RNAcentral holds the full RNA, with entries from ENA and SILVA. The part of an RNA shown here (small-subunit ribosomal RNA, 3' major domain) has 458 nucleotides and comes from an uncultured bacterium. Its Rfam family is "Bacterial small subunit ribosomal RNA". Rfam links the family to the GO terms structural constituent of ribosome and ribosome.

[in-house]
Context: one part of a larger RNA
RNA sequence: UGACGGGGGCCCGCACAAGCAGCGGGAGCGUGCGGUUCAAUUCGAUGGUACGCGAAGAACCUUACCCAGGCUUGACAUGCAGGUGGUACUGAGUCGAAAGGCAAGGGACCCGUAAGGGAGCCUGCAAUGGUGUUGCACGGCCGUCGUCAGCUCGUGUCGUGAGAUGUUGGGUUAAGUCCCGCAACGAGCGCAACCCUCGCCGUCUGUUGUAUCUCUCAGACGGGACUGCCGAGAGAAACUCGGAGGAAGGUGGGGAUGAUGUCAGGUCCGCGUGGCCCUUAUGCCUGGGGCUACACGCACGCUACAAUGGCCGGUAACAGCGGGUCGCAACUGCGCGAGCAGGAGCUAAUCCCUUAAAACCGGCCUCAGUUCAGAUCGGAGGCUGAAACCCGCCUCCGUGAAGUUGGAGUCGCUAGUAACCGCAGGUCAGCACACUGCGGUGAAUAUGUUCCCGGGCC
Numbered sequence: 001u002g003a004c005g006g007g008g009g010c011c012c013g014c015a016c017a018a019g020c021a022g023c024g025g026g027a028g029c030g031u032g033c034g035g036u037u038c039a040a041u042u043c044g045a046u047g048g049u050a051c052g053c054g055a056a057g058a059a060c061c062u063u064a065c066c067c068a069g070g071c072u073u074g075a076c077a078u079g080c081a082g083g084u085g086g087u088a089c090u091g092a093g094u095c096g097a098a099a100g101g102c103a104a105g106g107g108a109c110c111c112g113u114a115a116g117g118g119a120g121c122c123u124g125c126a127a128u129g130g131u132g133u134u135g136c137a138c139g140g141c142c143g144u145c146g147u148c149a150g151c152u153c154g155u156g157u158c159g160u161g162a163g164a165u166g167u168u169g170g171g172u173u174a175a176g177u178c179c180c181g182c183a184a185c186g187a188g189c190g191c192a193a194c195c196c197u198c199g200c201c202g203u204c205u206g207u208u209g210u211a212u213c214u215c216u217c218a219g220a221c222g223g224g225a226c227u228g229c230c231g232a233g234a235g236a237a238a239c240u241c242g243g244a245g246g247a248a249g250g251u252g253g254g255g256a257u258g259a260u261g262u263c264a265g266g267u268c269c270g271c272g273u274g275g276c277c278c279u280u281a282u283g284c285c286u287g288g289g290g291c292u293a294c295a296c297g298c299a300c301g302c303u304a305c306a307a308u309g310g311c312c313g314g315u316a317a318c319a320g321c322g323g324g325u326c327g328c329a330a331c332u333g334c335g336c337g338a339g340c341a342g343g344a345g346c347u348a349a350u351c352c353c354u355u356a357a358a359a360c361c362g363g364c365c366u367c368a369g370u371u372c373a374g375a376u377c378g379g380a381g382g383c384u385g386a387a388a389c390c391c392g393c394c395u396c397c398g399u400g401a402a403g404u405u406g407g408a409g410u411c412g413c414u415a416g417u418a419a420c421c422g423c424a425g426g427u428c429a430g431c432a433c434a435c436u437g438c439g440g441u442g443a444a445u446a447u448g449u450u451c452c453c454g455g456g457c458c
Base pairs, nucleotide, nucleotide: 008458009457010456011455012454013453015449016448019413020412022411027303028302029301030300031299032298033297034296035294036293043054044053065289066288067287068286069285070284071283078126079125080124081123082122083121084120089106090105093102094101095100109118110117111116129278130277132276133275134274138272139271140267141266142265143263145261150189151188152187153186154185155184156165157164158163169180170179171178195255196254197253198252200223201222202221203220204219205218206217226249229243230242231241232240233239305406309365310364311363312362313361314360322353323352324351327346328345331342332341333340334339372403377398378397379396380395381394382393383392419441420440421439422438423437424436425435
């Protein structure tokens, strides 16, 4: 000077409390991880900050793992040397699971003084290749403390010095925000603002909507909010409380934005890269298997245990974000259905995906392991794809398991939020209970800071 204290003071944060009869911890299933098993179950991530994480798609591919079969300047780049005319290329046939071998036959190009040279191919050497190793050699990027309010510098002053001061103090703020004071005076990185978006208004534009239009909608540009006005408190000020007007009020809501640094945090398997290691193999190709195993343990989810419900019928009830030409597909017909056949339109504010679901109305069920719940299993089908045995998704018929609200303990959330409900998208041939978004319905509670956790200042 820091850090630490079951030292003190002050102050924040869904940190506690209050609340959601919230979610999960119990059940079944899905996914990830540990463990075990295995020829292999590839690798990494491991308190918070690993565990629906890298993976925004493991049947083959992916794939890095295992077994088997093969190749050796190689699947890919550059250079040098030598060789090569029946050369490069093509290729019947044949071995084979393929990869890869063997191989009859066919058969070239450019320059050129016609000797040769180039391209290609072969041999060899440099080299190449390596998801081999080291994230304790690194770059880059990321997580975390933490959107916390801090971290520093110049000059001056003080101190022998390390250093201090400034940055402490009195107030105030979301804030080292601002005010006042002060041996300090200034400044920088952070805070805030400038950026995007939502909410109100205006102007302009207009193949969306409409019969039409000043409307709706869309886009561009601009306005609007600044404690500006009034009152009160404080008083020196910053500021705080209340009110008016207003679509919006004291940072209006949300986002992007993450200071100096910390964790030798994470990543050599995104990429780049130093060192080390392999070089007929630790490289490369192919077929098959594995990553999908299963006595168990954990994490995150989904579905339930029912009557605020389940089932059936009706009301074309009512969205928003997005996506679409090797694509989205209306509509018609067929099928109980998944789906199939045909196929209008659309390069899309024009057509399609796209009837949202919860909701509302009517009926049945009457508290039961049930008309709850749907696991599991049998059978029959559909789709994608060379190919669904290992190991996909979906439909129909049958089967109907555990489960009657969950111990200790524990997660999230302060408003259009939680909770409930569905929709879209990326990945993708196919496969979503995950993820990223979108809208619909729409709460309860906060007296307060004693305590738990994290953090700031003295």